[in-house]
C1' cells in the first nucleotide's frame, strides 16, 4: 500500500439498480466462421465496530 464479475480496472464530503473493459451465453448479420451489432450472465477477501444508512470510516486478521 493494495484487496470489488472469470481476468483487469473505476466509484469523488457514506446515501436512491455498484458502473466500463475484456471473456463467457443467446438471437442477428454471413453460404459457414471471424469481425460487426444487440441482448444477458456475473462482483464488493473474512470477523467486529461507528451510522438511519458503509465498497467508502474505525479496529483486527488472512492473501499479495
Nucleotide at each position: 500500500u493494495u484487496g470489488u464479475a472469470g481476468u483487469c480496472c473505476a466509484g469523488u464530503u457514506g446515501g436512491u439498480u455498484a458502473g466500463g473493459a475484456u471473456a463467457c451465453u443467446c438471437g442477428g448479420c454471413u453460404c459457414u466462421a471471424a469481425c460487426c451489432c444487440g441482448a444477458g450472465c456475473a462482483a464488493c477477501c473474512c470477523g467486529g465496530g461507528u451510522u438511519c444508512a458503509a465498497g467508502u470510516c474505525c479496529u483486527g486478521a488472512c492473501a499479495a
This is a predicted structure of a 64-nucleotide RNA (transfer RNA) from Marchantia polymorpha subsp. ruderalis. NCBI's taxonomy places the organism under Eukaryota, Embryophyta, Marchantiopsida, Marchantia, Marchantia polymorpha. It matches the Rfam family "tRNA". The family's RNA type in Rfam is transfer RNA. Its family is annotated with triplet codon-amino acid adaptor activity in the Gene Ontology. Model confidence (mean pLDDT): 81 of 100.